The RNA shown here (transfer RNA) has 74 nucleotides and comes from a Candidatus Altarchaeota archaeon. Its Rfam family is "tRNA". About the family: Transfer RNA (tRNA) molecules are approximately 80 nucleotides in length. Its mean pLDDT, the model's own confidence on a scale to 100, is 83.
[in-house]
């Protein structure tokens, strides 16, 4: 040099083929429960989806291009 995958919540990851309201678990914060925690159960919070750029009435999604990184062949 080339080819493949991945980048969504603090962290693990789904969603993406097939565009139309962004989720799960753990963790956070209140509340409930106990004498007091754990753990149980309920609600709430927290995301310009790596970034530009196209294409569309609408883009995490489709197409180009950059970056960061995991595999692989020379």
């Nucleotide at each position: 040099g080339c080819c493949u995958c991945a980048g969504u919540a603090g962290c693990u990851c789904a969603g993406c083929c097939u565009g139309g309201u962004g989720g799960a678990g753990c963790g956070c914060g209140u509340g409930c429960u106990u004498g007091g925690u754990a753990a149980g159960c309920a609600c709430g919070a927290g995301g310009c989806c790596u970034c530009g750029g196209g294409u569309u009435c609408a883009a995490c999604u489709c197409c180009c291009g950059a970056c960061u990184g995991g595999g692989g062949c020379u």